[in-house]
């Protein structure tokens, strides 16, 4: 310096290939009742996400084109 790959809550992931419905799903943390003599287990609830920016489209997490982070190959 060129090529490729990846970016979803705090973290872990699912959807993206083949664009669509209502609330972007789950697990785990967290917070709150309940239950318990107390802790923990459990059982309701709640919290919270599509990296960033443009384009295409009725409609974008998903196409597409750039920045940025992270990986990887190759000089």
């Nucleotide at each position: 310096g060129c090529u490729c790959c990846u970016g979803u809550a705090g973290u872990c992931u699912a959807g993206u290939c083949c664009g669509g419905u209502c609330a972007a799903g789950g697990a785990u943390a967290c917070u709150g009742c309940c239950c318990u003599c107390u802790c923990g287990a459990g059982g309701c609830a709640g919290c919270g996400a599509c990296u960033c920016g443009g384009g295409u489209u009725c409609a974008a997490a998903u196409c597409c084109c750039g920045g940025c982070g992270g990986g990887a190959g190759c000089a």
Molecule: transfer RNA
Organism: Candidatus Iainarchaeum sp.